[in-house]
Context: one part of a larger RNA
RNA sequence: UGACGGGGGCCCGCACAAGCAGUGGAGUAUGUGGUUUAAUUCGAAGCAACGCGAAGAACCUUACCAGGGCUUGACAUAUACAGGAAUACUUAAGAGAUUAAGUAGCUCUUCGGAGCUUGUAUACAGGUGGUGCAUGGUUGUCGUCAGCUCGUGUCGUGAGAUGUUGGGUUAAGUCCCGCAACGAGCGCAACCCCUGUUCUUAGUUGCCAGCAUGUAAAGAUGGGAACUCUAAGAAGACUGCCGUAGAGAAUACGGAGGAAGGUGGGGAUGACGUCAAAUCAUCAUGCCCUAUAUGUCCUGGGCUACACACGUACUACAAUGGGUGUAACAGAGGGAAGCAAGAUAGUGAUAUGGAGCGAAACCCAAAAAGCACCCCCAGUUCGGAUUGAAGGCUGAAAUUCGCCUUUAUGAAGCCGGAAUUGCUAGUAAUGGCAGGUCAGCAUACUGCCGUGAAUACGUUCCCGGGCCUUGUACA
Numbered sequence: 001u002g003a004c005g006g007g008g009g010c011c012c013g014c015a016c017a018a019g020c021a022g023u024g025g026a027g028u029a030u031g032u033g034g035u036u037u038a039a040u041u042c043g044a045a046g047c048a049a050c051g052c053g054a055a056g057a058a059c060c061u062u063a064c065c066a067g068g069g070c071u072u073g074a075c076a077u078a079u080a081c082a083g084g085a086a087u088a089c090u091u092a093a094g095a096g097a098u099u100a101a102g103u104a105g106c107u108c109u110u111c112g113g114a115g116c117u118u119g120u121a122u123a124c125a126g127g128u129g130g131u132g133c134a135u136g137g138u139u140g141u142c143g144u145c146a147g148c149u150c151g152u153g154u155c156g157u158g159a160g161a162u163g164u165u166g167g168g169u170u171a172a173g174u175c176c177c178g179c180a181a182c183g184a185g186c187g188c189a190a191c192c193c194c195u196g197u198u199c200u201u202a203g204u205u206g207c208c209a210g211c212a213u214g215u216a217a218a219g220a221u222g223g224g225a226a227c228u229c230u231a232a233g234a235a236g237a238c239u240g241c242c243g244u245a246g247a248g249a250a251u252a253c254g255g256a257g258g259a260a261g262g263u264g265g266g267g268a269u270g271a272c273g274u275c276a277a278a279u280c281a282u283c284a285u286g287c288c289c290u291a292u293a294u295g296u297c298c299u300g301g302g303c304u305a306c307a308c309a310c311g312u313a314c315u316a317c318a319a320u321g322g323g324u325g326u327a328a329c330a331g332a333g334g335g336a337a338g339c340a341a342g343a344u345a346g347u348g349a350u351a352u353g354g355a356g357c358g359a360a361a362c363c364c365a366a367a368a369a370g371c372a373c374c375c376c377c378a379g380u381u382c383g384g385a386u387u388g389a390a391g392g393c394u395g396a397a398a399u400u401c402g403c404c405u406u407u408a409u410g411a412a413g414c415c416g417g418a419a420u421u422g423c424u425a426g427u428a429a430u431g432g433c434a435g436g437u438c439a440g441c442a443u444a445c446u447g448c449c450g451u452g453a454a455u456a457c458g459u460u461c462c463c464g465g466g467c468c469u470u471g472u473a474c475a
Stems, first nucleotide, its partner, number of pairs: 001475002003472003007469007015459002019423005026315008034306002042053002064301007073124001077123008087104007106115003126290002129288003135284002137279003140275001142273001147186006153162003166177003192267004197235007207224002211222003238261001241255005317416001321375006333364003338357002343352003382413001387408007429451007
C1' cells in the first nucleotide's frame, strides 16, 4: 500500500421488510448430469453452465458410429510431360459414391500457342486433431457500481503519502466551502435514438368537419387541407419564478404556471482493472501431432436411447371458471421460388381455382380478453396425458424421427414439505398478435399492443456494493 475481520462509523441496491404472482408436488416440452450404446459428436460448470453455442438434428446440417470407396486428393497455387473442349443426356452394374459403353459437343490466334480440362510425376493440399495455462480478436462478470489515474509541487531515508482526506450535498470523485496543494485525463452527466405536448411545412396510397352526388351499407365520387395520421423541421424543462430552511454556498422541501418538474419515462452507451473466467468448434494464429489417414466421397444409423436426479418453461387442478353463440376496439411486423381475397368441395386439417398486391393501396388478418345463455361444486360439461382408427400437408423420402385435423379413449392432478425466485407503475399479473430461423416443424427466443393492481412503517437483521477508520502471526 492492499486484502481480510462472526471490528467500528456513514451510505446505497426488490438486499431485507410491506405486498402481488410464482418455483419446489402433477402431466408434458426442453436443456443438463448419470446410465446405456457401434455411436449416443463437441463445447458451456456457483452467482456469471443447464429453452446456453443451436435464429429451428428426417437426408443435408454433422463434427459421431458401421460398412463401401479415393490417395496430388472434395478445395488452392506452381512446374514438366502426354492427351482432350468443358459439359449434358441415355443405357447397364451397384445401397450409393463410382465404374463401363454410346450420342451430342470449341473460343481466340501474330498459326508458335493461349483459355478450360483429363492423366502421370513433384512441391504441396487437408485436419470441427491437441494446447484458451503459448496467443490475437470477441464475450461474460463485479457493475451503469462511482470509481481509476497522471503532470508539476510539497512531505517522507524509502516503500509511499498528499491531491482523491475533512464540513455539507448529490443518482454520481455531482456540486459548494475549507485545506500544501495547483491543474489535467479516463469514467459520471450532457451531446444520439424512441416516447409524452404544441406549432410550421407537405397532403398520397392515409384523413372527411362543412358543401354537393350517391348507396342495402360504404370517403364510393366531386371536392376539401380543418381533424386524425404520416415524416421533416422547430419550440418546450433550465431549480428558470415565488416562499421556507441552509454558511449571502451547493442544495433540500413546498408552491405557481405547465402536456411534462427537478435525471419526465425507456434505450444505446460499460472507466482502470478482477476471475491463468469463456471461446484453438465463428474467424485468425505459434508450437505439437496426423499424411493410403486424425484427410476426403457415399449409403445407413446416431445426436431423439431411459431405472433415475436437477434446472428452465408450458398446461392444469376450476365458477374471477368451462362450453355454445355474438356486436366491437389494437399495435408492431411479413409478403414474389412470395402473401393470397371472394367463390366452390369437405365436420375439419386442407384441396380446386385464382381477383389483387413488390404493398400507408392488395393479402396474411380471425385480435384475445368483453357481452348473452347453459353448466351447479363433482375427479365433473374441470383437466388434458396416453393410446386406437381414419385422414391432410411439406418433402426424392416422415419406420427409427415431423406437424396438423376428425372421431374414440380420458391418466396424473383438488393449489403443492424443507427451501427458493421475480417484480416499485402503465410495472407485476393476465390476454392475444407478429417476426426471425424455416421445404416442413416453436410450450423457446425477439418484439408488439389490450386489460391492469397491491405495497414500501422503515434500515435492527440476511446478501452484495461504495467511502472513512481500526486490528492483523496474510501478500